[in-house]
């Protein structure tokens, strides 16, 4: 430098233009369970709100669309292959 592939919740990881605060797993918090502890279970886990509700999100910024993690268009960073140096 050419192609390719990737960024998503605190961690990995899943997402067909509408079912999306976004699965599932870990963690983390609390309730049962135990003599503890470990495990097992159930609940919660982006903010705010007792709760109906409302806000803000997917790398950054722009754009298409009645709606965009999702298409496009710059940018930035990572992987892998090539290619240049040596």
């Nucleotide at each position: 430098g050419c192609g390719g592939a990737g960024g998503u919740u605190g961690c990995c990881g899943a997402g067909c233009g509408g079912a999306c605060a976004a699965a599932g797993g870990c963690g983390c918090u609390g309730g049962c369970u135990u003599g503890a502890g470990g495990g097992g279970u159930c609940a919660g886990u982006c903010c705010c709100g007792u709760a109906g509700g409302g806000g803000u999100u997917c790398g950054g910024g722009g754009g298409u669309u009645c709606g965009a993690a999702u298409c496009c268009c710059c940018c930035c960073c990572u992987c892998c292959g090539c290619a240049c140096c040596a």
Transfer RNA from Candidatus Alkanophaga volatiphilum, 86 nucleotides, folded computationally. It matches the Rfam family "tRNA". Taxonomically the source falls in Candidatus Alkanophaga (Archaea, Methanobacteriota, Methanomicrobia, Candidatus Alkanophagales). Its mean pLDDT, the model's own confidence on a scale to 100, is 80.